[in-house]
RNA sequence: AGAUAGAGGUGCAGGAUUCAUCAGUAUCGUUGAGUGAAAGGCAGGACCGCCGCUCACGGGAAAGGGGAGACUGCCGAAGGGCUUUAUGCAGGUCCGUGCAGAGAGUUCCUGGGACGCCGGAAAAGAUCCGUCGUACUGUCACAAUGUGUGGAGCGCUAUCUU
Repeated sequence: AGAUAGAGGUGCAGGAUUCAUCAGUAUCGUUGAGUGAAAGGCAGGACCGCCGCUCACGGGAAAGGGGAGACUGCCGAAGGGCUUUAUGCAGGUCCGUGCAGAGAGUUCCUGGGACGCCGGAAAAGAUCCGUCGUACUGUCACAAUGUGUGGAGCGCUAUCUU
C1' cells in the first nucleotide's frame, strides 16, 4: 500500500402490522333557520373559470407527521448542507412562490446514542432536523499509566499479500 473479515449499542435504515393523533376537522345529507347580490374564497399579481355564506341537526373521513414490538437488511451504518437535472401537486394561461419525492455531483459537516440551549420543520407540549455545550460510551495517540490530556470514522481491530 492492497485485499478480506470484524467491533462500538438506549447503534443505523427499510417496508409491513398495529395504536393514537390529525378531528367531531374536511366533507356529505336536511321538504331546518338566518343572511346576502357584490363582497369573499380557490397562496400572491393580470386575465379567465369555478363556488353563495353562517348556524343548527344527523352522518363523518383521509393524507402528511408520529409511538410500539417484531421482522428484514446493515456498522458512513446513516443523517444533514450545497450545486445541478427533470418530474408531480397547489382550477387554467403568463409572471412567480411554495411543497413533495427522485436522479447526478460534492473528502462541506457529524465516531455513537442520551440530555440541554438556541434555531428550523410540523396542527402539535408529539416527533424530526442543524450547529454548539455537558457528562457517558467505543476507539486510537501521548504522558508522570487504578489516572489524565488530546484526536476523529479519510478512524480502529484481526488475518493475508506485497